The RNA shown here (small-subunit ribosomal RNA) has 1517 nucleotides and comes from an uncultured prokaryote. Its Rfam family is "Bacterial small subunit ribosomal RNA". The sequence is in RNAcentral, with records from ENA. Its mean pLDDT, the model's own confidence on a scale to 100, is 84.
[in-house]
RNA sequence: AGAGUUUGAUCCUGGCUCAGGAUCAAACCUAGCGGGAGGCUUAAUACAUGCAAGUCGAGGGGCAGCAUGGGACUUCGGUCCUGAUGGCGACCGGCGCACGGGUGAGUAACGCGUACACAACCUACCUUCGAGCGGGGCAUAGGCUUUGGAAACGAAGAUUAAUUCCCCAUAGUAUUGCUUUAUUAAAUGAUUGAGCAAUUAAAGUUCCGGCGCUCGAAGAUGGGUGUGCGUCCCAUUAGCUAGUUGGUGAGGUAACGGCUCACCAAGGCUACGAUGGGUAGGGGGCGUGAGAGCGUGGCCCCCCACACGGGUACUGAGACACGGACCCGACUCCUACGGGAGGCAGCAGUAAGGAAUAUUGGACAAUGGGCGCAAGCCUGAUCCAGCCAUCCCGCGUGCAGGAUGACAGCCCUAUGGGUCGUAAACUGCUUUUGGAAGGGACGAAACGCUCCGAUUCAUCGGAGCCUGACGGUACCUUCUGAAUAAGCACCGGCUAACUACGUGCCAGCAGCCGCGGUAAUACGUAGGGUGCAAGCGUUAUCCGGAAUCACUGGGUUUAAAGGGUGCGUAGGCGGUUUUUUAAGUCUGUGGUGAAAUUUUACAGCUCAACUGUAAGCGUGCCAUGGAUACUUGAAUGCUUGAAUUAGGACGAGGUAGGCGGAAUUUAUGGUGUAGCGGUGAAAUGCAUAGAUACCACGAGGAACACCGAUUGCGAAGGCAGCUUUCUAGGCAGUAACUGACGCUGAUGCACGAAAGCGUGGGGAGCGAACAGGAUUAGAUACCCUGGUAGUCCACGCCGUAAACGAUGGUCACUCGGUGUGCGAUAUACUGUAUGUGUCCAAGCGAAAGCGUUAAGUGAUCCACCUGGGGAGUACGUUCGCAAGAAUGAAACUCAAAGGAAUUGACGGGGGUCCGCACAAGCGGUGGAGCAUGUGGUUUAAUUCGAUGAUACGCGAGGAACCUUACCUGGGCUCGAACGCUAUUUGCCAGGCUAUGAAAGUAGUUUUUCCUUCGGGACGGAUAGUGAGGUGCUGCAUGGUUGUCGUCAGCUCGUGCCGUGAGGUGUUGGGUUAAGUCCCGCAACGAGCGCAACCCCUAUCUUUAGUUGCCAGCACAUAAUGGUGGGGACUCUAAAGAGACUGCCUACGCAAGUAGAGAGGAAGGCGGGGAUGACGUCAAAUCAUCAUGGCCUUUAUGCCCAGGGCGACACACGUGCUACAAUGGCGGGUACAGAGGGCCGCGAAGCCGCGAGGUGGAGCCAAUCCCAGAAAGCCCGUCCCAGUUCGGAUUGGAGUCUGCAACCCGACUCCAUGAAGGUGGAAUCGCUAGUAAUCGCGCAUCAGCCAUGGCGCGGUGAAUACGUUCCCGGACCUUGUACACACCGCCCGUCAAGCCAUGGAAGCCGGGAGUGCCUGAAGAUGGUGACUUUACGGGGAGCUAUCUAGGGUAAAACUGGUGACUGGGGCUAAGUCGUAACAAGGUAGCCGUACCGGAAGGUGCGGCUGGAUCACCUCCUU
Repeated sequence: AGAGUUUGAUCCUGGCUCAGGAUCAAACCUAGCGGGAGGCUUAAUACAUGCAAGUCGAGGGGCAGCAUGGGACUUCGGUCCUGAUGGCGACCGGCGCACGGGUGAGUAACGCGUACACAACCUACCUUCGAGCGGGGCAUAGGCUUUGGAAACGAAGAUUAAUUCCCCAUAGUAUUGCUUUAUUAAAUGAUUGAGCAAUUAAAGUUCCGGCGCUCGAAGAUGGGUGUGCGUCCCAUUAGCUAGUUGGUGAGGUAACGGCUCACCAAGGCUACGAUGGGUAGGGGGCGUGAGAGCGUGGCCCCCCACACGGGUACUGAGACACGGACCCGACUCCUACGGGAGGCAGCAGUAAGGAAUAUUGGACAAUGGGCGCAAGCCUGAUCCAGCCAUCCCGCGUGCAGGAUGACAGCCCUAUGGGUCGUAAACUGCUUUUGGAAGGGACGAAACGCUCCGAUUCAUCGGAGCCUGACGGUACCUUCUGAAUAAGCACCGGCUAACUACGUGCCAGCAGCCGCGGUAAUACGUAGGGUGCAAGCGUUAUCCGGAAUCACUGGGUUUAAAGGGUGCGUAGGCGGUUUUUUAAGUCUGUGGUGAAAUUUUACAGCUCAACUGUAAGCGUGCCAUGGAUACUUGAAUGCUUGAAUUAGGACGAGGUAGGCGGAAUUUAUGGUGUAGCGGUGAAAUGCAUAGAUACCACGAGGAACACCGAUUGCGAAGGCAGCUUUCUAGGCAGUAACUGACGCUGAUGCACGAAAGCGUGGGGAGCGAACAGGAUUAGAUACCCUGGUAGUCCACGCCGUAAACGAUGGUCACUCGGUGUGCGAUAUACUGUAUGUGUCCAAGCGAAAGCGUUAAGUGAUCCACCUGGGGAGUACGUUCGCAAGAAUGAAACUCAAAGGAAUUGACGGGGGUCCGCACAAGCGGUGGAGCAUGUGGUUUAAUUCGAUGAUACGCGAGGAACCUUACCUGGGCUCGAACGCUAUUUGCCAGGCUAUGAAAGUAGUUUUUCCUUCGGGACGGAUAGUGAGGUGCUGCAUGGUUGUCGUCAGCUCGUGCCGUGAGGUGUUGGGUUAAGUCCCGCAACGAGCGCAACCCCUAUCUUUAGUUGCCAGCACAUAAUGGUGGGGACUCUAAAGAGACUGCCUACGCAAGUAGAGAGGAAGGCGGGGAUGACGUCAAAUCAUCAUGGCCUUUAUGCCCAGGGCGACACACGUGCUACAAUGGCGGGUACAGAGGGCCGCGAAGCCGCGAGGUGGAGCCAAUCCCAGAAAGCCCGUCCCAGUUCGGAUUGGAGUCUGCAACCCGACUCCAUGAAGGUGGAAUCGCUAGUAAUCGCGCAUCAGCCAUGGCGCGGUGAAUACGUUCCCGGACCUUGUACACACCGCCCGUCAAGCCAUGGAAGCCGGGAGUGCCUGAAGAUGGUGACUUUACGGGGAGCUAUCUAGGGUAAAACUGGUGACUGGGGCUAAGUCGUAACAAGGUAGCCGUACCGGAAGGUGCGGCUGGAUCACCUCCUU
């Protein structure tokens, strides 16, 4: 110091979360030792038991108990007597008990903190000083006698003491009253001197030293009181107050004071927050933080308050009293039921509550306290110990060597390697700690006692002796032996640390992001690793990070945020000169700011924690001296800020009145006739009762065309015909006047579009609601026809808008260009001023952008913001007639919500372009029958895969068995195949027998080749080993393939631009089939694609000439290149040539384009093929193959027989054949190419109607065969019909293949002769040797379900105006709330579950206040016949007032709960629609009103945060 998280990516805003530190902590796992600290945060709940405040006999009467002495008695145990002694229960008296200890309930207060003040006060014990201590008296405890009561506790009588009490005397620096002097002060006054009068004291004891006592003065200490400043939250608490505020008098107090009372006056507090409500002891400090702050107030120290709840006083120096009293109340206990007792928030301890907090310990040795002359006694204060890892600190659990890098574990590419790991074993060493033994403290010095010395006779100094709970503890020494001692959390990123197995959106994890759906570094376990360590991680809380409340130190155009606008009060801020003041400010000095703590230094415990000493700090407050620049205050000027006067031009500024024309509607009259109107198209509507249209003349209301403009005016809202009245404003220049009069502005006041409300008018047009017609699945809408409120006027309300420049006001400063409005100057300019636009510099900004009209740089004042939702909602309050407005939360919930920009994708956005995409044509499909594939259904099985385009005559280029993966049944288990090793054997194959459906099983027969004789080859058997799987996962993969698409695209390097994602290049202007090429350009180059290079084909040449060819020359034949020969031609197959916009013309800068151009076989890519960029579809395939993982192993493997893959109500795709005359049938006749052939093609000949049979020539092929090409052409026939079309179906008879044609083959012949007469919506192919049509061949294959696929040739068209539209694609641009990318996103009602919350008839509480009634103890006053040695006295009693509490009444506040009810939030796959995002398909949104299941719709006004097209204006070039 930062990091993670919004996005496909980016920058920003913004929240959430993490890493750090801390704790009076808790619970989990674990645990060796020591030191120092800490230890009921909850129930201020209730308490058993013990202890926590006594002491003094040197105050007193005395003597119950103990001890000693004495005496008496004695059963020798002891008993009794004796205050004589030590002492002492209870009692009187003195002092103490008001300290110490506990707690934090109450308290928002002079309670606390700090600084002052008391001239308005008190202070026992202590110190100092002055004075004094004379005389007398009455009681009362106790004890004694009697007596009540269960007890607690009393009652009566007689008697008694004191340092108890009372009286008298004496007394003044005391008190009170009066008179008076001086000094001082701002002052009520203070200080001091003098005089007079009155009043009040005392206690003894003694060892004779004293200790005490009384009065007075002073000090010290402790307290009391007052004041300034500081001290939490809520304004949804705005008014509070009757002893209240003040005065006079009196009372009261230690003392001032409404502290109390009587009377008088009417004050006092409050926006600088009174009053009310909530919460809370305050401070020193503590935690955190760089600091400023924020949080906190446990331990320790100071102050306060309290002592079961409440009240009250007494005693006393001091209390309204924790371990005192009285009363009321609640609770507990005892009781003989009549009455009593009690107060742990002291120390222990118990119960309860709670996540949670200790021993019913030791000692007064030390420190301190009380009493005492002292010894001493008391002291749960204190000092110690015990328990607890609660925290802090320290130590240890060993150190060195040791490699076969051991075994086990774990991992892997698994003969082997890696890791744990020098780790272990083993060897040597050490001994903290532990165990044993021994020694053994500091804390202790006083007091006291004894002795000595000094002495002011009070006392002081010295020496010795006495005293330790902790504790036989710390510490020290010796012995012993590695011996007694390691865990916890984590390992996806943040964040240091990775693998295996298990699990399979399950179980689970999680601080945030997020993991888990079969290969999880994220779950669980293990191995390994990382971090810390006697601890570790978790939870809770606080600070930090968070500049995320911003004083230090933030913001407000679009992210949250500028008030709708002005006027103006308080407040804040404020031009210039001089003088003064010294409040702010600066500075010196003094006081205070307790100690502890923190910091620094040093020191003591072996170190540290801890502790001590010193310094510093204590940022503050008070007092005082000084300075005077700035600010304030006072005074005096000034003119530049501001205002005013005179004249000037300006404008839709406002207000009230008058006037005007055009248009709409309507009324009347006329002309006139059948429609008008309206829409995408229609209909509703109007019209023969005469509409619409046209003309004329009336009526009425509303709005003002042209001018008119990014024009002008106004504070904003807003303002538009002309004219008049009244009125406001800014502007420029000239001259004058005042002299800071200014700026801003909380509360307040005024204005404030539209809609809406009230009353009264008005009502032409328009027009929410409503009605009807359309549209639609519906249409509560968009469109149409009507139409009410309203829109208009007057008066009064409302007070809100996207009231926007989404930009508060004022002042100053900071380059320029250009347009425009209104002035002045007056001919000069780059001029000046004020408005209004636009483009830019610097600068700013997250960017878009802003940029003298700032969003720049500064000053000042106001307003507002602090994640999204809930919500501008609820409650409360104010305003309003209402609608509603203003103010304005919380629970709960999410990890985002958002701004700007980028790249894509998309748009029922735009522009440009292409394609058999449309159009123009030709032929089909969709209808029929059949074939084939698919779905579905069926089935024991109908094996599996392929499923929009891109599955469906697809994998399959051949399912009767086999194939075959499926089903049924029968069998096998190292297995059906293949390999390796070892042993063994000579087989195997074949034949035969039995059984069986076969496989198989059981038996029998036969018995290989080579040899160097060792053996080898081949095969079998046995054993071992690797099996096997068409089982799963194509979403783990390789490979292969489809598609976009043979579309023209996809990228890179360097440079440049941008904070960045990215951009540029690749865009632009042309051109092309093409990112093809040219030109331009912050780009310059390059790569993969395009094209070309390859193959076939079209022309020619050369070479070559068999099996091919035959022009010419021969031979032969019935005929045939059959033969000799030939290379001319065709052809074959190798090499070349050729085509490049090369030439011409036109256009063009060029690239290039055009031409019936020339030439050419071919012309602008000649035709065809192969060739498929980066990528997309988790596209297809685990069943071609390969392959990870998983599953299976007498089965999911293997063998066999039979069946199935061929089923059949249906639906779809692809085809074949047709429906006929451009045809069918019969006869005759012509011309291909490319293929295939030895388990093959098979000729001729013969047989059969035919399939075919027989036959076997020839051919391993330019030689022989398949092999007849067909359409065509010629002749004949049929005559438009379900036919001489069509051939399905069925019957019969056959042929061939094959072990076998039943399921389930093809073919032949005879017979049969179905549907079908050109096919609805819709849809497919094709642009030339193409479509259409005709046949031929091949692969697979025993045969074939082939009408399929792949090839081959024959015949051979039509059409394309063109790019508006449909589909697909490319580029540029634009909008976007999409990025899984429009098959996207997303809104609201309804239904379901859960959660919190508002209202609510009521019900149940709580605290506080008020009125009235009652009223204990007590206080004060009165009285006081009774009592008293006390007499101007006291008391009992009686009485008045006040009062805790109780009762009662009405209201307010605040909680809980409540049938029912309202909305809200959340929740993988519910319903209805489609509102929003693209022009979102009616642009959206804001305010308002009405309406509607719902989103929403419509009206009125407003905004651009609207796309597209286009014009005007302005700007840049």